[in-house]
This is a predicted structure of a 1480-nucleotide RNA (small-subunit ribosomal RNA) from Capsicum baccatum var. pendulum. Lineage of the source: Eukaryota > asterids > lamiids > Capsicum > Capsicum baccatum.
RNA sequence: AGAGUUCGAUCCUGGCUCAGGAUAAAUGCUGUCGGGAUUCUUAACACAUGCAAGUCGGAUAGAAAACAUGGAAAAUGGUAUUUCCAGUGGCAGAUGGAUGAGUAACGUGUAAGAACCUGCCUUUGGGAGGGGGACAAUAGCUGGAAACGGCUGCUAAUACCCCGUAGGCUGAGGAGCAAAAGGAGGAAUCCACCCGAGGAGGGGCUCGCAUUUGAUUAGCUAGUUGGUGAAGCAAUAGCUUACCAAGGUGAUGAUCAGUAGCUGGUCUGAGAGGAUGAUCAGCCACACUGGGACUGAAACACUGCCCAGACUCCUACAGGAGGCAGCAGUGGGGAAUGUUCUGCCAUGGGAUAAAAACUUGACGGAGCAAUGCCACGUAGAGGUAGAAGUCCUACGAGUCAUGAACUUAUUUUCCUGGAGAAGAAGUAAUAACAGUAUUUGGGAAAUAAGCAUUGGCUAACUCUGUUCCAGCAUGCACAAUAAUACAGAGGAUGCAAGCGUUAUCUAGAAUGAUUGGGCGUAAAGUAUCUGUAGUUGGAUUUUUAAGUUCACUAUCAAAUCCUAGGGCUCAACCAUGGACAAGAGGUGGAAACUACCAAGCUGGAGUACGGUAGGGGCAGAGCAAAUUUUCGAUGGAGUGGUGAAAUACAUAAAGAUUAGAAAGAACACCAACGGCAAAAGCACUCUCCUGGGCCAACACCAAUACUGAGAGAUGAAAGGUAGGGGAGAGAAUGGGAUUAGAUACCUCAGUAGUCCUAGCCAUAAAUGAUGGAUACUAGGCGUUGUGCAUAUCGACCCAUGUUGUGUUGUAGAUAAUGCAUUAAGUAUCCUUCCUGGGGAGUACGUUCGCAAGAAUGAAACUCAAAGAAAUUGAUGGGGGCCCGUACAAUAGGUGGAGCAUCAGAUUCAAUUCGAUUCAAAUUGAAGAACCUUACCAUGGCUUGACAUGCCAUGAAUCCUCUUGAAGGAGAGGGGUGCGUUCAGGAACACAGACAUAGAUGGUGUAUGGCUGUCGUCAGCUCAUGCCGUAAGGUGUUGGGUUAAGUCCUGUAACAAACGCAACCCUCAUUUUUAGUUUCCAUCAUUGAGUUUAGAACCCUGAACAGACUACUGGUGAUAAGCCAGAGAAAGGUGAGGAUGACGUCAAGUCAUCAUUCCCCUUAUGCCCUGGGCAACACACAUGCUACAAUGGUCGGGACAAAGGUUCAUGAUCUCACGAGGGUGAUCUAACCUCAAAAACCCAUCUUUAGUUUGGAUUGCAGGCUGCAACGUGCCUGCAUGAAGCCAAAAUCACUAUUAAUCAUCGGUCAGCCAUACGGUGGUGAAUUCAUUCCCGAGCCUUGUACACACUGCCCACCACACUAUGGGAGCUGGCCAUGCCCGAAGUUAUUACCUUAACUACAAGGAGGAGGAUGUAGAAGGGAGGGCUAGUGACUGGAGUGAAGUCAUAACAUGGUAGCCGUACUGGAAGGUGCGGAUG
Repeated sequence: AGAGUUCGAUCCUGGCUCAGGAUAAAUGCUGUCGGGAUUCUUAACACAUGCAAGUCGGAUAGAAAACAUGGAAAAUGGUAUUUCCAGUGGCAGAUGGAUGAGUAACGUGUAAGAACCUGCCUUUGGGAGGGGGACAAUAGCUGGAAACGGCUGCUAAUACCCCGUAGGCUGAGGAGCAAAAGGAGGAAUCCACCCGAGGAGGGGCUCGCAUUUGAUUAGCUAGUUGGUGAAGCAAUAGCUUACCAAGGUGAUGAUCAGUAGCUGGUCUGAGAGGAUGAUCAGCCACACUGGGACUGAAACACUGCCCAGACUCCUACAGGAGGCAGCAGUGGGGAAUGUUCUGCCAUGGGAUAAAAACUUGACGGAGCAAUGCCACGUAGAGGUAGAAGUCCUACGAGUCAUGAACUUAUUUUCCUGGAGAAGAAGUAAUAACAGUAUUUGGGAAAUAAGCAUUGGCUAACUCUGUUCCAGCAUGCACAAUAAUACAGAGGAUGCAAGCGUUAUCUAGAAUGAUUGGGCGUAAAGUAUCUGUAGUUGGAUUUUUAAGUUCACUAUCAAAUCCUAGGGCUCAACCAUGGACAAGAGGUGGAAACUACCAAGCUGGAGUACGGUAGGGGCAGAGCAAAUUUUCGAUGGAGUGGUGAAAUACAUAAAGAUUAGAAAGAACACCAACGGCAAAAGCACUCUCCUGGGCCAACACCAAUACUGAGAGAUGAAAGGUAGGGGAGAGAAUGGGAUUAGAUACCUCAGUAGUCCUAGCCAUAAAUGAUGGAUACUAGGCGUUGUGCAUAUCGACCCAUGUUGUGUUGUAGAUAAUGCAUUAAGUAUCCUUCCUGGGGAGUACGUUCGCAAGAAUGAAACUCAAAGAAAUUGAUGGGGGCCCGUACAAUAGGUGGAGCAUCAGAUUCAAUUCGAUUCAAAUUGAAGAACCUUACCAUGGCUUGACAUGCCAUGAAUCCUCUUGAAGGAGAGGGGUGCGUUCAGGAACACAGACAUAGAUGGUGUAUGGCUGUCGUCAGCUCAUGCCGUAAGGUGUUGGGUUAAGUCCUGUAACAAACGCAACCCUCAUUUUUAGUUUCCAUCAUUGAGUUUAGAACCCUGAACAGACUACUGGUGAUAAGCCAGAGAAAGGUGAGGAUGACGUCAAGUCAUCAUUCCCCUUAUGCCCUGGGCAACACACAUGCUACAAUGGUCGGGACAAAGGUUCAUGAUCUCACGAGGGUGAUCUAACCUCAAAAACCCAUCUUUAGUUUGGAUUGCAGGCUGCAACGUGCCUGCAUGAAGCCAAAAUCACUAUUAAUCAUCGGUCAGCCAUACGGUGGUGAAUUCAUUCCCGAGCCUUGUACACACUGCCCACCACACUAUGGGAGCUGGCCAUGCCCGAAGUUAUUACCUUAACUACAAGGAGGAGGAUGUAGAAGGGAGGGCUAGUGACUGGAGUGAAGUCAUAACAUGGUAGCCGUACUGGAAGGUGCGGAUG
């Protein structure tokens, strides 16, 4: 310090997620030891048991026990001592300890203040005189279950009371109030007591500032705010009361509601900040819940009292007792937190005190827990046969392994024996920890390593298993048969007595931005203006010193943090010293800036004077054109409307033409990115009234300014109320069309509304999607208004200012697009608004509205994206250009019939398998009777039918017999080979054991290779340079041209690769050369080019030549080229073939072959026989033959090319009607042979018929091949003689030697289901006007919400499942305030009731006190109506989510009616239509 994730890729915006640190943690696995820390965050829930606050006999009566004395003994009494202490009395108990419920407060923090109190402690002054009466304990009697009492009698004090006096207090004064106690000791003396004045420490009170969220809480307040008198308090004070006044507080957020103890600090962060408030420390509050006082220096009191309430316990049912948020501990709650330990040794507290001594769950310690922090170890060195074993492997190796064993040395730790502290201050005594720390002998490597990760982020990789299953996962994502992502294993990486996970905080996050963000299009500028508070504010000179700044000062507790050295062996930890710093306070300076005061200035703002443009506004009046209606006239059949129609109007006279009348609404041309207005908006003409702007000149005022939360005003269209008006057009509605439907688009009608008046509504894509003001920052070209100059006047032109309004463009800034003096640039000021998408501008609440609705405006839940700009593709029922047998034109077919073949479906024991739009279907298959053969049934084999290695025997081949369907099984015979050194070896056969063979088994979505298709379409790329942040672009685009990215030209491009073309083959021409098996013109010859001769011709083989827009003319831009012509065998690629760029379709093939992985191994392998691949209701494809006379049939006659042949072709002769049989010449082929070419010509049928058409089907008889012809071959003869008379919708190929037609050959092959396929030649047409349309392809451009790329994307209703949520008759809780009833305890007030030891008085009483009664206020409780809030609720509303449900197709392309905004109506649903608006 960053990284991952939106996209095909890019850049930006923007969220989500990760890596760090931390914790009072919890949890999973694991766990040697020590130090020093920490440990109920939840139920302030309930608590058994024990302990946590006592002490003093030197204040005191008394009692008990012991002892002594006395006594004979007992009882009783007295005195002294020791121990004990319930009671009286004193002090403490208000500390210490726990907890954080309440509290938003002077509670806390910080800084100040004045009207106070203070036991014990300390300093100091003075004092303690004289008297008195009681009450506990106790004794007796007595009540009660108990707790606890009652009556009578006795008694002491440092308990209580009176008098006197002092200081003190009150009061102007007179005067009034008002103190004390003794104890110990032999004594000195010590302690205690009372009244004052101080101190220290502690406490109470007041105040400035700071201190959480919500405005969907905006008004709150009645002792409330102030005053006077009084009461009261330690003290101020509405603290309380009577009276008077009507104040006080609040947008700088009162009140109300939610949440919360505050702080020093702690965690994190570079910091600013954010979060937090355990342990330690300071303050506060509370002690079962609520109220109350008493005592006291201090309490309204955690282990005190009274009352009420809830709960628990005891009970004899009358009544009582209790309060762990002290330490342990229990139950409960919870993810979760310890021992019913030890000791007062240390430190500290308490009482008494001379001291010992007592008490202390504070505290010191130990125990449990890896809860975290720190430290240590689990071994060190040597050692290679590179051990066994694991894993992996390319089988060679590699890895664990710089390692185990082994050798050697050591002992932190561990076990064991001995010694043994400091902590003790303070002479001695006193130690819980503890026989601990430490130290020293002995022993043995002996006692001690795990956890997580290993796809990228992120360090670390392989194998096996699994196969969208099981699982993983922070997010992205992984897994569908080769998973580095799951599980296991091995290895590796990281940390280590711990390691992971979960939760929470912070950082990263500049995703709340002071430091440090934004608002044209991503979220975001209010619809516009006026203006209050507030913020900000021109220039000069003074004043002051609030802000600002400097210095000094006191403070900011300690601890913590930082720092220096120090102590535990180090560290954690501990102790000592030092230091920093914000803050607020005080004092004193400075005066630049802001502010304040005062004065003057004119550049901002304004006023006056003079001009000027304008659809600026309000009101009134008026003209013309058009439309519709109406009334006449003319006239006579249609009009109207549409893509095409129909509804509609019309002989009752429409439409058309023409004259008159009426009505309402809107204002053509001018008219213009021209004008005016704050915006909405404003346009015929004239008139009244009226607002604002601009220009010129330079008089006046003197900062009067800008912005603007709340507030106010205006605000299109639609809509609403009331009253008018109503021509046209026109939501709704009706009819007609279209359609699968058509609640739409089109059409005929048509209501509200549109218009006017009054008063509502307050919203629009109210937009420049751009808030207002001011200043500055290159220009060019237009235009409105106006000034000046020029000009004799006017109009142009030209030059130059200013105000508007446009366009282009530099710097600059911007994610890009775009902006650019009218900024989205550079700056300042003010203001609105934004913080991921959805849910949702929804719900609830509130305000406004007649309503429709508007304004304000969430959450649960859900997703990892949503989005902006630009790029490349793809695509469009977008555009432009262009090509193609693409259409059109021509001629012929298919589709109808019969048959052949293939395929589907079906059937079957099997009908083996593959191929399925073009690009499967006469395809693999250039030949299924057996074989082939992969399928089925039966019978068999198991190292195998086939390959290699080992061993034994034998050469091998061959022949015969038995048996069987065959494979096979059994028996016999014959034979000894080749090389030779006679050991052995090679080949072959057979037997055996093991390694292994074998598979047409699976996966073409694991692959290679091969192939199809787009397409023989003209494209597809790269290097360097240049442009762009980048993806990318340029080149390859433009203008021409071509079959062509072919060529030319222009050009930030210049070169180049693969394609095109050419090079190759065949055909067409000539020449040369060569003439056998070819040829024959001349000369001989023969039956015959048969032979001699010949090589001219034909032909064949070989080698050259030839065509290149080369030539001429025109055209073009001068070019490329195009058109025409000449010549030429051939002319613009001469014709055909081979040749197939980058790529696309997970196209086809694992059954040609090869091959990974998986699967079978007495079988999914191998052998055999038979069957099947040939089935047959149906429907498809490709073909053949036809339907006839352009033909059929018979006979005769003529002309090819190419090809095949030795296990072959087969002449000739002969037999058969024929298929064919017999014979076997020649030929290894320009020689022989297959071999006959056919269409054609002549003849015949003789006129249109199911025929002399057509040949299917069937019967009989034959032939051939072959072991075999039934299933299931081909051919022949005779007989039979089906459908079919040119074919609907639709559809196919073809542009010249082509279509059509005719025959012929070949491969495969024993034969053949071949009508197929591949060649060969013969005969041989027609048409192309032209690119409008269909299909396909190419280039450029444009839109896009598509990128699996239109077979795309995507919206809404309905149905189903789940989730959270709103409403809801209500129901049940909680909290709060209000007023009413009741009125405990206790304080206070009153009291003529009752009672009374101290004093008085002198006996009647009085003062004073206790009790009772009454009153005010008063807790809980009761009942009433409210407010807020939580839970729940039949039913109900929408929302969200969910691989394969239904209906349509609204949006994205002109999305097939451009879409969108506001509003209104309407419809199953998306939606449709009307009115106005913006272009996104």